Large-subunit ribosomal RNA, half A from a Bacillota bacterium, 1724 nucleotides, folded computationally.
Context: one part of a larger RNA
RNA sequence: GGCACAUGGCGGAUGCCUUGGCGCCAGGAGAUGAAGAAGGACGUGGCCAGCUGCGAUAAGCCUCGGGGAGCCGCUAGCAGGCAUUGAUCCGGGGAUGUCCGAAUGGGGAAACCCGGCACGCGAAGAGCGUGUCAACCCUGUCUGAACACAUAGGGCAGGGUGGUGAACGAGGGGAACUGAAACAUCUAAGUACCCUCAGGAAGAGAAAGCAAUGAAGCGAUUCCCUAAGUAGUGGCGAGCGAACGGGGAAGAGCCUAAACCUCGUUGACGUGAAAGCCUGCCGGCGUUGUCAACGGGGGGUAGAGGGACCUCUCAGGCCAUGCGGCAGCAUGGCGGGAGAGUUACAAAACCCGCGUUUAGCCGAGCUGGUCUGGAAAGGCCGGCCAUAGAAGGUAACAGCCCUGUAGGCGAAAAGCGUCGGGACUUUCCGAGAGGCACCCGAGUACCGCGGGGCACGCUAACCCCGUGGGAAUCUGGGAGGCCCACCUCCUAAGGCUAAAUACUCCCUGGCGACCGAUAGUGAACCAGUACCGUGAGGGAAAGGUGAAAAGCACCCCUGUUAGGGGAGUGAAAUAGAACCUGAAACCGUGUGCCUACAAGCAGUCCGAGGCCUAUGGAGCGAUCCAGGCUGAGGGCGUGCCUAUUGAAGAAUGAACCGGCGAGUUAUGUUCUGCAGCAAGGUUAAGGGCUUAAGGUCCGGAGCCGCAGGGAAACCGAGUGCGAAUAGCGCGUGGAGUUGCAGGGCAUAGACCCGAAGCCGGGUGAGCUAUCCAUGGCCAGGUUGAAGCGUGGGUAAAGCCACGUGGAGGACCGAACCGGUUGUUGUUGAAAAAACAUCGGAUGAGCUGUGGAUAGGGGUGAAAUGCCAAUCGAACCCGGAGAUAGCUGGUUCUCCCCGAAAUAGCUUUAGGGCUAGCCUCGGAGUAAAGGACGGCGGGGGUAGAGCACUGAUUGGGCUAGGGGCCCUACAAGGUUACUGAACCCAUUCAAACUCCGAAUACCGCCCAUCCGUAUCCGGGAGUCAGACUACGGGUGCUAAGAUUCGUGGUCAAGAGGACAAGAAUCCAGACCGCCAGAUAAGGUCCCUAAGUUCAAGCUAAGUGGGAAAGGAAGUGGGACUCCUAAAACAGCCAGGAUGUUGGCUUAGAAGCAGCCACCAUUCAAAGAGUGCGUAACAGCUCACUGGCCGAGGGGUUCUGCACCGACAAUACACGGGGCUCAAGCUUGACACCGACGCUGCGGACUCAGCCGGAAGGCUGAUUGGUAGGGGAGCGUUCUGUGUGCGUAGAAGCAAGACCGUGAGGACUUGUGGAGCGCGCGGAAGUGAGAAUGCCGGUAUGAGUAGCGAAAAGGCCGGUGAGAAUCCGGCCCGCCGAAAGCCUAAGGUUUCCUGGGCAAGGCUCGUCCGCUCAGGGUUAGUCGGGGACUAAGUCGAGGCCGAUGGCGUAGACGAUGUACAACAGGUGGACAUUCCUGUACCGCCGCGUGGAGCGAUGGGGUGACGCAGGUAGGAGGGUCCGGCCGGGUGUUGGUUGCCGGUCCAAGCGUUUAGGAAGCCCCGGGAGGCAAAUCCCCUGGGGAGUUCUGAGGCGUGACGGGGAGGGAAAUUAGAGUACCGAACCGGACCUGUCCCAUACUGCCUAGAAAAGCCUCUAGCGUUAAUCUACGUGGCGCCCGUACCGCAAACCGACACAGGUAGGCGGGGAGAGAAUCCUAAGGCGCGC
Repeated sequence: GGCACAUGGCGGAUGCCUUGGCGCCAGGAGAUGAAGAAGGACGUGGCCAGCUGCGAUAAGCCUCGGGGAGCCGCUAGCAGGCAUUGAUCCGGGGAUGUCCGAAUGGGGAAACCCGGCACGCGAAGAGCGUGUCAACCCUGUCUGAACACAUAGGGCAGGGUGGUGAACGAGGGGAACUGAAACAUCUAAGUACCCUCAGGAAGAGAAAGCAAUGAAGCGAUUCCCUAAGUAGUGGCGAGCGAACGGGGAAGAGCCUAAACCUCGUUGACGUGAAAGCCUGCCGGCGUUGUCAACGGGGGGUAGAGGGACCUCUCAGGCCAUGCGGCAGCAUGGCGGGAGAGUUACAAAACCCGCGUUUAGCCGAGCUGGUCUGGAAAGGCCGGCCAUAGAAGGUAACAGCCCUGUAGGCGAAAAGCGUCGGGACUUUCCGAGAGGCACCCGAGUACCGCGGGGCACGCUAACCCCGUGGGAAUCUGGGAGGCCCACCUCCUAAGGCUAAAUACUCCCUGGCGACCGAUAGUGAACCAGUACCGUGAGGGAAAGGUGAAAAGCACCCCUGUUAGGGGAGUGAAAUAGAACCUGAAACCGUGUGCCUACAAGCAGUCCGAGGCCUAUGGAGCGAUCCAGGCUGAGGGCGUGCCUAUUGAAGAAUGAACCGGCGAGUUAUGUUCUGCAGCAAGGUUAAGGGCUUAAGGUCCGGAGCCGCAGGGAAACCGAGUGCGAAUAGCGCGUGGAGUUGCAGGGCAUAGACCCGAAGCCGGGUGAGCUAUCCAUGGCCAGGUUGAAGCGUGGGUAAAGCCACGUGGAGGACCGAACCGGUUGUUGUUGAAAAAACAUCGGAUGAGCUGUGGAUAGGGGUGAAAUGCCAAUCGAACCCGGAGAUAGCUGGUUCUCCCCGAAAUAGCUUUAGGGCUAGCCUCGGAGUAAAGGACGGCGGGGGUAGAGCACUGAUUGGGCUAGGGGCCCUACAAGGUUACUGAACCCAUUCAAACUCCGAAUACCGCCCAUCCGUAUCCGGGAGUCAGACUACGGGUGCUAAGAUUCGUGGUCAAGAGGACAAGAAUCCAGACCGCCAGAUAAGGUCCCUAAGUUCAAGCUAAGUGGGAAAGGAAGUGGGACUCCUAAAACAGCCAGGAUGUUGGCUUAGAAGCAGCCACCAUUCAAAGAGUGCGUAACAGCUCACUGGCCGAGGGGUUCUGCACCGACAAUACACGGGGCUCAAGCUUGACACCGACGCUGCGGACUCAGCCGGAAGGCUGAUUGGUAGGGGAGCGUUCUGUGUGCGUAGAAGCAAGACCGUGAGGACUUGUGGAGCGCGCGGAAGUGAGAAUGCCGGUAUGAGUAGCGAAAAGGCCGGUGAGAAUCCGGCCCGCCGAAAGCCUAAGGUUUCCUGGGCAAGGCUCGUCCGCUCAGGGUUAGUCGGGGACUAAGUCGAGGCCGAUGGCGUAGACGAUGUACAACAGGUGGACAUUCCUGUACCGCCGCGUGGAGCGAUGGGGUGACGCAGGUAGGAGGGUCCGGCCGGGUGUUGGUUGCCGGUCCAAGCGUUUAGGAAGCCCCGGGAGGCAAAUCCCCUGGGGAGUUCUGAGGCGUGACGGGGAGGGAAAUUAGAGUACCGAACCGGACCUGUCCCAUACUGCCUAGAAAAGCCUCUAGCGUUAAUCUACGUGGCGCCCGUACCGCAAACCGACACAGGUAGGCGGGGAGAGAAUCCUAAGGCGCGC
């Protein structure tokens, strides 16, 4: 280290549970708000952080009811209270109700700031308290401009509006993705979304409506079912899609305008006694009439048209009025009768009863026995109630214990219903006939054009809008789908209207084959929380002790309230709060066996040895067998998934474990199965009954079927075509329909996850870009423009020189801004930096604060740059589950069959459709199918051939052409040129064929064998193929290439062989066997089987890689030559002469080269085979003789071998190794060898047979991806039946049991309350993979790292513990900072005391951590109560009108205005407290003086940049004096060290700067006026204003080096004491004078304030002013950090962050180096 067992830890699955959710039903309610809402902020308790409640009357106050014993919320405790005189609690009504919010007195950065008026407190006008004060609209009223009346405007009073709220509604605007396999009409869709407005519903609504011509009728609207996926519409594509009618729910109808009459107001006209006052007569009164407009009243409201007006007829009580009387008439009232009603039709308030809502109450029946147990509600036994056996609780499962339940009862108060009554209100009690022609809704109807809505996209009726035209009044108009006619229906251009319908933020009750903590809401828990983001917005995790806290008294260990061990409680503590059960990963401990010469998918089969003995068996027993753990050694053996032609693949995915995680649902349609009924089947909406919940009955509208054919008219068992009685097509010989279940399809997101993107509405300019307003910053050095001066020069200039001067998108260079190059860094210190280097650095510079511009956009010195770490179009949410012909993933088992990778078409090629091939069901026949055989066919391939078409080599022959000769022309001759055709011989062809197979294909025939063709219907998958053999193409007769054809195999196929190896060879795996015989291939060992037999070959380890080519390797064959007349080889000898052949050459003699190659002598010898020489020479050869004595040479065919043969670790047989073989060839006989075959046993399926069935027999089948079919297992819930359970359910753990499998039992332990089984039903129903999601836990690994290399060391202290905390000493670092002040931002981090779990990159006694307590003091500092800039808002108003702009006005600092200094104190604050000394404003009083005096006028306020000088305080250094101190003896004698100070204010005045001042006149203007301002004339004085600083005073004060206690030490260098406290020199600012001065061009805020002037007011009061005195002086900030450990960067982060001070030496300097004060050594 491995395996096993045991036992723990970690972890939080599983089981059980449920306080919380989800869905639905019924009822209620359907708003709320200026009487201040919704929602918040802040408070509120004796002790109180949060939630809840409440509001300064603050977990509450009053009252009326209920209720009846305890109470002071969650929430314990301490302290203290209340309650039978009725508390707490519940309900009705009331009171209080801070601040914000519509927010409303004004403002504003919500919860804050600042006011006016009245009243009150107050000395007060300070400061308080109460009330009130917004805007708009309407009504009334008062007032009232230009402009007479009037109107606009203004004031007052009353009423209303505003905002919020889930869905539903109406209206105004209105997308895109997507679909159409592209896209534009179209679709999505009038959807999403935005805006406005309303109600409990909204909207619609009482016909200018439908309908209908073969019958004509209906009668407002809305909603449901149907009609119907019909009619239609539609790039006639995708799609869109009615209506009439029928069945139901509900049911309700009305009011005006006009005509006419009358009254009022106004205007116009206008007569002159015409006319009016109801009519007639009489009397009387009297300026009236007409028209028009407006307003009031009456009248009136319709489609067989209605109404007005006129006439007539009939009906009709009383009173009053109408100038008087009489008669009539009209109007009003009274009485009576009859209705109606407040939801419309006119309208308000109330009473009683009833019902109902908001609290409640009564309510039967075991305190039964016994057993188990911690506990009884469980078991057994015995009772009782039931209009109550719903449910929950109670120590396990309760009708009878508790709460309840059935059934009954109940309201002081408030509300609701409107059922009944009363009271009230109101209408009617006038109808008909005739006439007349007055009225009947105008920029309307209608028409043209352009749009929109209607299902309808236009030839388009109807409705609506825009635009241009433009009627009529019933003898008028509109409609009936262009239009016209007839006919029919209706009566527009005004309005109201309940119910049936939609929805549910909310209240009450109930239900669920809904969830049960990764589920169900995001949220069971203090969740829209924590956290993230500038913001819009996004958005978690997290339940369980026990019956009861009985929550562990006490003891021990320990630094410890950490943790643990005892003890105790409890049924249980392995229920101990990190708490029920407690799985797995992962991490331990103990025990048994194994493991240190041995290699790998980690298993499986065999198996020695060791250990064990529950159970079973055997045995008397020992013990043995079966059995369990381990496993030396051996055989075989390359994970899973996905995607692929093909994966162990070094192709994808997964670290591991657990949980979650994907074909569903609705509607329609089709097929199959089952069921009901059947020529019929069936209801839909709705209704009735009943109920706890199911349910059941009615309802026949409608649908499907019962008849088809045709384009249709139409006909009809037929019909269409047709002349047809022909023929043909389609029909006719009766089965459907409804439901349930299942397989497909369609429409929906449709199996799940996944884009980049498009569109809508919002949020962002805190980053960055540009701009606007207002502020700030730039050490130091250099150069030396213009101008000017002086000199020279000139007639004068120009000009020159010197000086002065100080310009510049000038130069060098810090801060500052930038980012050139390099390195480091790259899981960083840092999501852009560090270091070094570099660019700009008075400018087009940099920067702070406030503001502006917004995505189809902005901004851009322009890079497609930037717009919050995002930019070729930001971010957030929504449409939305966009779409994805693409990738990935898709979960239990067994059985049967089983593909394809092809064709055609395709904006198609990795997608689809149809066919092909698969499957299931049905039909279907007995021969149509297949095989062998026979017969009969056509063909033009292989081959072959050259007859055609072409190509082709040699020769012959030859027309023509060319050359040459000849030639006046014509003709001719010749030719080693070319050459058609033809002839002979030789070849080639996919697109040649005079020929021509084998196969294949078609047909026929009989026998045999196989066992299914074909058709119909449901369901698929497949359209990437691969290699191999043969036949071709392309290619190189290259490819593991590519593309076809035919076959095979793989794919989807295991087994054996090929060492290993998809595609090769053998062979097709149902399961088992330690049986047999075989195939391919093998038989020496590895390794099963022959060291078998016979005959050869090979010598190369050939075998066991390879070609052209090469070779006396070797075996065999054939042919040929030489040879006893002596071959071949060897040895001995010869190898000569002409001649050195000729030529050539310097030479060439056999042998450089050229030519020739003769002759002679010979046994033989080349004018020479090779070596050699300068050339000769020399050595050889050919050739000849001798010796020897038998075969020798050559050519060619062939077997096996050799060379050719060079690549990276050793090797090109699997290895060892093999040589008459263990190689090769041939023959023979054995044997081995597979999941093939056989044998034995068993299973599934199919067929046949037997059987009534169960079943049996026989035969055959059973590899399998995509895919089809069949049968089952398991999970959750549910109906029913039946069981188990505290004597122990589920879950979990273990085990040696059963089943073909998914799985199922049983036993033990744990656990402590629920759970099964049978038969049915319904599904959120099965996990290993999706770079899946969530959680837990590993590995890497005790590894990298521990964040500037400014640095620590020692001693002491504290403490359980110290490198890290504290103290001391020494050392080091910064010092234009790493010191000090301050703005922003942060928001308690500040101080003190305690603590050490976590945070702190180590440690920790320490801390910016944690706990507790404390801390911020202002008339003068900053801000508000003052002002205005950019900009923002904006009463009225304007416009192109959901919105934008903008006047008055208001807000808005980064600017303007504005009064305090020094010292002290102090744990934490100080210009704030204290001491001292001041100043400002206001009020009162006193005194003196003076008219005062704008919201108006004028002045001032009031402004740029650069430059240089003077003066000055302050600072620094030095010298001296003075004071104090200690030190010190080598020299020096006074050496060394420290100190030597002080404000505002008041008084006075200076360097300097400015140029005005006073008096008298005149004058246009300053919107009125002016004495002011301005202009101008004259006169006068020498002044006036400003101004740093100095001096005096402040100061008889403070400070001050130093000395220095007391309590033991710490407290403390504290209290206390306290010296000198002067002078000079030099240097010097960026600060003050100074908004000065000089120069320049780019020409450089506003308002308040202040001064003054009048308008006006005003008379002894007010007011102003001066002085004195007394009093008053509000709100907010104030701690701490602030170049950083507290801000912005996720961090205690090497980054970023505006402004002020910023000493000394060296230096030009704020550079740089060193250093003071001060601060640090960077948390291993």
The prediction has a mean pLDDT of 82. NCBI's taxonomy places the organism under Bacteria, Bacillati, Bacillota. Its Rfam family is "Bacterial large subunit ribosomal RNA".